[in-house]
């Protein structure tokens, strides 16, 4: 080269039938417990702005009321393959 499959919060992972993106895990913070911790148990937890709102799915476009999700290019990672 060509082929499959991926690429989503700080970090694994979901949402694949096109209709509130981010459940669930861990981490993280703040509270209960403790003489202190630790385990537990509770609540919060993408970015930006005082706020109304705006941004976010590797990237760049297109389709479409609407796009993680279809379609083109393109990067990357992993695996076949002459």
């Nucleotide at each position: 080269g060509c082929c499959u499959u991926g690429g989503u919060g700080g970090c694994g992972g979901a949402a694949u039938c096109g209709g509130u993106a981010g459940a669930c895990g861990c981490g993280c913070u703040g509270g209960u417990c403790u003489c202190a911790a630790a385990c537990a148990c509770c609540a919060g937890u993408g970015g930006g702005g005082c706020g109304a709102c705006c941004c976010g799915u590797g990237c760049c476009g297109g389709u479409u009321c609407g796009a993680c999700c279809c379609c083109g290019g393109c990067c990357c990672a992993a695996g076949g393959u002459a």

Overview:
Transfer RNA from a Bacteroidales bacterium, 82 nucleotides, folded computationally. The sequence was found in a public genome assembly. Rfam family: tRNA. NCBI's taxonomy places the organism under Bacteria, Pseudomonadati, Bacteroidota, Bacteroidia, Bacteroidales.